[in-house]
Order: sequence, then C1' cells, then structure tokens
RNA sequence: GUUUUAUUAGCUCAAUGGUAGAGCAGGAUGCUUCUAACAUCUUGAUACAAGUUCGAUUCCUGUAUAAAACU
Repeated sequence: GUUUUAUUAGCUCAAUGGUAGAGCAGGAUGCUUCUAACAUCUUGAUACAAGUUCGAUUCCUGUAUAAAACU
C1' cells in the first nucleotide's frame, strides 16, 4: 500500500427491510430479626456521517477503531 471481517445495554450475545430482544450486572419492592438466597417490577443500546426505500441494525458510500491475509 491492497483486500477481507467485526463494531448493538456496564459485560457476553441475538435480530434474512416491518414494534431492537435474552442472560448476567444495576435499581426498587416483597419475603427474612439482619444478611444471603428467592419472587415480582424496572432503567439502560444499533460506532459516526451521508444516501436508497413508504419503512434501514439489515442495502450502498465514506470516516474511525480493532483484527486477519497478501505485498
């Protein structure tokens, strides 16, 4: 220098263009003499920008970061 892959919640991962979901973690309440455990409820996210589309995590383009291959 070229090519490819990945980027979604605090962490680990889903979502084949049509309401962004799960587990763990966090918060509240209940239970308990207290703590732990358990039960119920709940907060929180699509790396950034532009485009296509009635509608984008998904498709296209560029940027950033990380990784790999070639040179």

Notes: This is a predicted structure of a 71-nucleotide RNA (transfer RNA) from Handroanthus impetiginosus. The prediction has a mean pLDDT of 81. Its Rfam family is "tRNA". Rfam classes the family as a transfer RNA. NCBI's taxonomy places the organism under Eukaryota, eudicotyledons, Lamiales, Tabebuia alliance, Handroanthus.